Description:
The RNA shown here (Bacterial RNase P class A) has 382 nucleotides and comes from Amycolatopsis endophytica. The organism belongs to Amycolatopsis, within Bacteria. It matches the Rfam family "Bacterial RNase P class A". By type it is a ribozyme. Model confidence (mean pLDDT): 76 of 100.
RNA sequence: CGAGUUGGCCGGGCGGCCGCGAGGGCCAGCCCCUCGAGGAAAGUCCGGACUCCGCAGGGCAGGGUGGUUGCUAACCGCAACCCGGGGCGACCCGCGGGACAGUGCCACAGAAAACAGACCGCCCCGGCCGCACGGCCGGGGUAAGGGUGAAACGGUGGUGUAAGAGACCACCAGCAUCCCGGGUGACCGGGGUGGCUCGGUAAACCCCACCCGGAGCAAGGCCAAGAGGGCGCCGUCAGGUGCCUGCGCAGGCGAUCGAGGGCGGCCCGCCCGAUGCCUGCGGGUAGGCCGCUCGAGCCUGCCGGCAACGGCAGGCCUAGAUGGAUGGCCGCCACCGCGGUUCGCCGCGGGACAGGAUCCGGCUUACACGCCAACUCGUCCG
Numbered sequence: 001c002g003a004g005u006u007g008g009c010c011g012g013g014c015g016g017c018c019g020c021g022a023g024g025g026c027c028a029g030c031c032c033c034u035c036g037a038g039g040a041a042a043g044u045c046c047g048g049a050c051u052c053c054g055c056a057g058g059g060c061a062g063g064g065u066g067g068u069u070g071c072u073a074a075c076c077g078c079a080a081c082c083c084g085g086g087g088c089g090a091c092c093c094g095c096g097g098g099a100c101a102g103u104g105c106c107a108c109a110g111a112a113a114a115c116a117g118a119c120c121g122c123c124c125c126g127g128c129c130g131c132a133c134g135g136c137c138g139g140g141g142u143a144a145g146g147g148u149g150a151a152a153c154g155g156u157g158g159u160g161u162a163a164g165a166g167a168c169c170a171c172c173a174g175c176a177u178c179c180c181g182g183g184u185g186a187c188c189g190g191g192g193u194g195g196c197u198c199g200g201u202a203a204a205c206c207c208c209a210c211c212c213g214g215a216g217c218a219a220g221g222c223c224a225a226g227a228g229g230g231c232g233c234c235g236u237c238a239g240g241u242g243c244c245u246g247c248g249c250a251g252g253c254g255a256u257c258g259a260g261g262g263c264g265g266c267c268c269g270c271c272c273g274a275u276g277c278c279u280g281c282g283g284g285u286a287g288g289c290c291g292c293u294c295g296a297g298c299c300u301g302c303c304g305g306c307a308a309c310g311g312c313a314g315g316c317c318u319a320g321a322u323g324g325a326u327g328g329c330c331g332c333c334a335c336c337g338c339g340g341u342u343c344g345c346c347g348c349g350g351g352a353c354a355g356g357a358u359c360c361g362g363c364u365u366a367c368a369c370g371c372c373a374a375c376u377c378g379u380c381c382g
Base pairs, nucleotide, nucleotide: 001378002377003376004375005374006373007372008371009370012333013332014331015330016329017328018327020036021035022034023033024032025031026029038353042364043363045362046361047360048359049358050216051215052214053213057268058267059266060265062212063211064210065209066208067081068080069079070078071077082096083094084093085092086091097207098206102205103204104201105200106199119146120145121142122141123140124139125138126137127136128135129134154172155171156170157169158168159167173197175194176193177192178191179190180189181188182187220290221289222288223287228245229244230243231242232241233240234239247282248281249280250279251278252277253276260272261271262270297316298315299314300313301312302311303310304309335350336349337348338347339346340345
C1' cells in the first nucleotide's frame, strides 16, 4: 500500500428570539429560576419486578427449553470451552438430548429405497443354427463392474472361484464393550476384545431430563357524581332540602338432591355460597387523585475473574405528559459534497432511522455523514 476479519464510538456544538409541558419562587407579573426522549424510545418476540385473583393441593392433558461449565432476579439471554462444518488465515456458522423403546415417512429418477434388489453386464449348464469367432432360446449362479439417485447395505489390496461374494486374510474407517491416563464437565489421547458393518429423518408422532398457576398499569386502590327508592324536616301543597342506599322492568335457574364461583382445559379433593346468579330491554355517571418514577439506577476509580459478571469506595439525580409537551426562525463554528481560487480562503447545497406512556434485563429490526481499536493474508522497501 492492497484485500479482509472482529469489536466499539458518534448520532452535531454555542448563542439569541418566539412557543409547548412539568416542578419551584415571591415583589403576584401574561414575571423569574430549573428540568424536559433514544441508541434503538420501535417490533411487542422472550424473561422479570410490581398489582389483583382465597399465597393457588394431587393427577391427567397442555406449553417451553435441550452440548458442557459458569453468569444472572430471570430468560428462547450472555460468556468461556467442547463437538461438527466452512475459510490459507484472522474468524464465521450450527432449533447441537435420544433413530438397538415403539410407530410412521423417504418425492423424482431407478429393476430395486430398508428382515433389500437381477435392468444392462459377467459366469455355468442344456437345446438349435454355424467350419469357426459367435448368435438365439430356456434353466440357474453372481451385488465385483455400468447406469439411476440426496442415499444402493463399509473402503483399498490380496486369497479364492465357473464368475463372484467378509466366504477368508491384512490394513484402514465405523459400531459395541472393557481398561489406563488427562479434564469440574461436555470431551480428548492410548490400548485390548468382539461380530464382520447395523441407512436417513425427532422445526414427524414419540421417549428422556429440567422448567412453567392465571390475568395484566384499561393491573389495582381512593374520592366525587348519578337515575330510582326509603326515612326525616320545611311548605303558600307547586315543590324544596338533609341523610342512607346505589337504578328500574321482564324472563330463567336455585337453597343441602344446592344455581353460581375460587380454578385458563378435564377429573379428584378442599373452600365460598342465597337481599344470589344468568340473559334481555331501558336509563344514569363516564370527572379527579394515587399507583408514577430512586432504580436488579447512572458515572469514575480500585480489586477478583480468560470472560460474561461480581465486590468495595466516592460522586450524581436524569421526562412523567393523558385534547398526551420536547417545536420553529436567525447568526456563528465544525463536518460532507460541488464549483471557483491570487492557495490565505470564497460561494452554493446537505444532514439519517425514529420518537416516551408502569418500570427493568435481553433479542430482533431500521439508521445519513463520519470516527476509533485489535487482528489476519498478500506485495514492496529497510